A computed fold for a 155-nucleotide RNA, annotated as FMN riboswitch aptamer (RFN element).
The sequence was found by an Rfam model in a public genome assembly.
RNA sequence: CAAGAUUCUCGGGGUAGGGUGAAAUUCCUGACCGGCGGUGAGGUUCGCGUGUGCGGGCCGCAGCCCGCGACUCUCUUUUUUCCAAGCUGGAAAGGAGGGACUGAUCUGGUGGAAAUCCAGAGCCGACGGUAAAGUCCGGAGGAGAGAGGAUCAAA
Numbered sequence: 001c002a003a004g005a006u007u008c009u010c011g012g013g014g015u016a017g018g019g020u021g022a023a024a025u026u027c028c029u030g031a032c033c034g035g036c037g038g039u040g041a042g043g044u045u046c047g048c049g050u051g052u053g054c055g056g057g058c059c060g061c062a063g064c065c066c067g068c069g070a071c072u073c074u075c076u077u078u079u080u081u082c083c084a085a086g087c088u089g090g091a092a093a094g095g096a097g098g099g100a101c102u103g104a105u106c107u108g109g110u111g112g113a114a115a116u117c118c119a120g121a122g123c124c125g126a127c128g129g130u131a132a133a134g135u136c137c138g139g140a141g142g143a144g145a146g147a148g149g150a151u152c153a154a155a
Base pairs, nucleotide, nucleotide: 004152005151006150007149008148009147010146017029018028019027031135032134033125034124035068036067037066038065042059043058044057045056046055047054048053063123064122072100073099074098075097076096077095078094079093080092081091082090083089105121106120107119108118109117127138128137129136
């Protein structure tokens, strides 16, 4: 230093203004927002070299490139409780694991190289409630991709 075990903490943003209407942050107009990891031609620094090159460390600006998570459905297994009955079985709640589902980008510029840079124009966003919701209320003081810290043992 890497892998490992235990444990703690952290871990999502957003409808201004106008219109219609009895009623809409839901419709129309306009406004606003972008979880986590990777990639990334950016930044900084060190070494070698000197050719404005090579190699390393650290930091890092992609909603629509790759993957993951949340929601929903489902299966397996397990724990507890209840019902029924003795052996099989049924129900509810919780833990662990698997599967299904899982949105959206082009054009131009620079360049050796860009779906990430620059410019422009587009597009996307679970379920329940309610005048039809990415933004309100609710499940949610939940869950979680993951991030960081501490401790332990061993080498």